[in-house]
Context: one part of a larger RNA
RNA sequence: GCCUACGAGUUGCUCGUCACUGGCAAGGUUAAGGGCUUCAAGCCCGCAGCCGAAGCGAAAGCAAGUCUUAACAGGGCGCAUAGUCAGUGGCGGCAGACGCGAAACCUGAGUGAUCUAACCAUGGCCAGGAUGAAGUUCCGGUAACACGGAAUGGAGGUCCGAACUGGUAGACGUUGAAAAGUCUUCGGAUGAGCUGUGGUUAGGGGUGAAAGGCUUAUCAAACUGGGAGAUAGCUCGUACUCUCCGAAAUGCAUUUAGGUGCAGCCUCGGACGUACUGUUGUGGAGGUAGAGCUACUGAUCGGGCUAGGGGGCUUCAUCGCCUACCAAACCCGGACAAACUCCGAAUGCCACAACACAAUAUCCGGGAGUGAGCGCGCGGGUGCUAAGGUCCGUGCGCGAAAGGGAAAUAACCCAGACCAUCGGCUAAGGUCCCCAAGUGUGUGCUAAGUUGAUCUAACGAGGUCGGACUGCAUUGACAGCUAGGAUGUUGGCUUGGAAGCAGCCAUUCAUUUAAAGAGUGCGUAACAGCUCACUAGUCGAGCGGUCCGGCAUGGAUAAUGAUCGGGCAUCAAGCAUACCACCGAAGCUGUGGGCUCCGUAAGGAGCGGUAGGAGAGCAUUCUGGUCUGCGUUGAAGGUGUGCUGUAAGGCAUGCUGGAGCGUCCAGAAAAGAAAAUGUAGGC
Numbered sequence: 001g002c003c004u005a006c007g008a009g010u011u012g013c014u015c016g017u018c019a020c021u022g023g024c025a026a027g028g029u030u031a032a033g034g035g036c037u038u039c040a041a042g043c044c045c046g047c048a049g050c051c052g053a054a055g056c057g058a059a060a061g062c063a064a065g066u067c068u069u070a071a072c073a074g075g076g077c078g079c080a081u082a083g084u085c086a087g088u089g090g091c092g093g094c095a096g097a098c099g100c101g102a103a104a105c106c107u108g109a110g111u112g113a114u115c116u117a118a119c120c121a122u123g124g125c126c127a128g129g130a131u132g133a134a135g136u137u138c139c140g141g142u143a144a145c146a147c148g149g150a151a152u153g154g155a156g157g158u159c160c161g162a163a164c165u166g167g168u169a170g171a172c173g174u175u176g177a178a179a180a181g182u183c184u185u186c187g188g189a190u191g192a193g194c195u196g197u198g199g200u201u202a203g204g205g206g207u208g209a210a211a212g213g214c215u216u217a218u219c220a221a222a223c224u225g226g227g228a229g230a231u232a233g234c235u236c237g238u239a240c241u242c243u244c245c246g247a248a249a250u251g252c253a254u255u256u257a258g259g260u261g262c263a264g265c266c267u268c269g270g271a272c273g274u275a276c277u278g279u280u281g282u283g284g285a286g287g288u289a290g291a292g293c294u295a296c297u298g299a300u301c302g303g304g305c306u307a308g309g310g311g312g313c314u315u316c317a318u319c320g321c322c323u324a325c326c327a328a329a330c331c332c333g334g335a336c337a338a339a340c341u342c343c344g345a346a347u348g349c350c351a352c353a354a355c356a357c358a359a360u361a362u363c364c365g366g367g368a369g370u371g372a373g374c375g376c377g378c379g380g381g382u383g384c385u386a387a388g389g390u391c392c393g394u395g396c397g398c399g400a401a402a403g404g405g406a407a408a409u410a411a412c413c414c415a416g417a418c419c420a421u422c423g424g425c426u427a428a429g430g431u432c433c434c435c436a437a438g439u440g441u442g443u444g445c446u447a448a449g450u451u452g453a454u455c456u457a458a459c460g461a462g463g464u465c466g467g468a469c470u471g472c473a474u475u476g477a478c479a480g481c482u483a484g485g486a487u488g489u490u491g492g493c494u495u496g497g498a499a500g501c502a503g504c505c506a507u508u509c510a511u512u513u514a515a516a517g518a519g520u521g522c523g524u525a526a527c528a529g530c531u532c533a534c535u536a537g538u539c540g541a542g543c544g545g546u547c548c549g550g551c552a553u554g555g556a557u558a559a560u561g562a563u564c565g566g567g568c569a570u571c572a573a574g575c576a577u578a579c580c581a582c583c584g585a586a587g588c589u590g591u592g593g594g595c596u597c598c599g600u601a602a603g604g605a606g607c608g609g610u611a612g613g614a615g616a617g618c619a620u621u622c623u624g625g626u627c628u629g630c631g632u633u634g635a636a637g638g639u640g641u642g643c644u645g646u647a648a649g650g651c652a653u654g655c656u657g658g659a660g661c662g663u664c665c666a667g668a669a670a671a672g673a674a675a676a677u678g679u680a681g682g683c
Stems, first nucleotide, its partner, number of pairs: 001683006011095003015092010027051003033045004055062002065077004098237002101234001105227004110223002117201009126191001128160003131156001135152006164188003169184004203219001205215003240617006250263005264370002266367006275360001277356008290343001291341002297337002301333004306327001308326002310323004373398010403414003418593004423589003429583003432567003438580001440579006451569001459554002463551010480538005486511003491505003517532001521530002594607005618672001620669006627662001629661002637656008
């Protein structure tokens, strides 16, 4: 992992509540117990008790009333009747209460020191080598000691190192050879040493050279029985079918936030009977969007005017004067505000009426689930006008929705799947090939493979197309070419120099001219030189400037190999615009069928669905009745086949099997498994 079996809303209650069915009814009913009787059942006594028929008040008490109160006022609770006893079902209560699951807690004069900790008693063990304390002897030495030397001696939590004991470092091992080892290496090795046997200390206790260590592979409180089915607002699981409806992830509160109560939203029954919803009209309340501010509050830029202040001048001081300083109020112009408003919509909301639709609305009662929501559009707060962020409002969707499109893709676009169909028409989106349908038509644009990933900007640019305005031009424009581009003068100043061209000044002047600046740029140390403005000639038709728009272009950078989904596509298979045709879904429609609801009928409407509510069934086991059923001429079971029902299923039959089994009507349940890291067995 698979197969088979087992495996979870049950049972009790002289508890409650609601519905249905039945009996009796202002009443209903017996309990224990007893009598008769039966296979089981059943029938009859038994009136103790219970519920109801009257309430109100704390109570005394009063009573269709009563309490409050001074009240004959108002108000609260009542009265104007329907109950009760059974059966069945839904839900609740008390019980383990749908099943499995803790970490833990308590208890027993419970079991444990065969592991291990400490201790007690009694035994055992430590190759070999090294060092050489005290003491002693002898010699030296001393007044005597002291002291020195040699020998002897054999001390030590002494040294090196086996056994023994430990466990330092590393590797291996890691479904191991082993639930702690192996190898190499390393510490101690006469000691606080190691070790055998027997014994002692026991669970909030022991023991501990102390690590919360050890106390039988278990220790921040052992193990085992019991309380015990502890509790688990938590996790997981919870078993056949079909039909109808169908949510919520919100508000308030909560030692509350992943739980719960009440409300909201769903369902079922009853009452009521259009009270609902939509559109239009009429009448209302309101201060948002916008706008405005000399209409307030506040904020604000420039100018004017001018209190006050600063600075300067002046004076011995007062006075006074000036000010491209700051600035109230006022004036002119500009402009801002969620907590500003002289104003002020659209929507939405309330009421009434008409019309439309045929779905509702409201009230009473039974049963729920939900109370983690999420995405997108729009209006906002918060944040960075960040977030697949967060918090509100509003709508849609997913949730609980399949189908088509967006390559793939809960939410985007289209569209809501009862069933069948090798019919038809469309939506979004598409029509060169992959791939169903146009290599469609007309007119433009694009040259960047732009198009064509998420994706682009400021800014740059004689890309190209279109539009508007404007200047020059056959009295010859623009560009090119030929020629001229001079003189006073090297203007003045400055300077080492300054001559058109370092810099400063200027009435940048005048002359000759077709025209020519006291000079546009290059250049020189300064000159020189080249060139431009300007002019003539040549040429012969358009040439410049500004603004607006379309498409394209640079800006343009990411990590394994690229790509628009791919191939590929350039008067397009790109972009823009207008049009025609076609394809395209579970949409709509044709044909046939099923079910639900409304309706007398004819007919009409409906049938996606999680949590959940309601309804109808199938199968299994047992019991009573029934068929005076079936069965060795082959029951159940197993394994195939065929037929049949909308489904759970049912029927027939072949083989196997070898003795029991069914139909129908009822009743009762140990009543349906794929999941619980389910339990047991097998493979």
Molecule: large-subunit ribosomal RNA, domain II
Organism: Flavobacteriales bacterium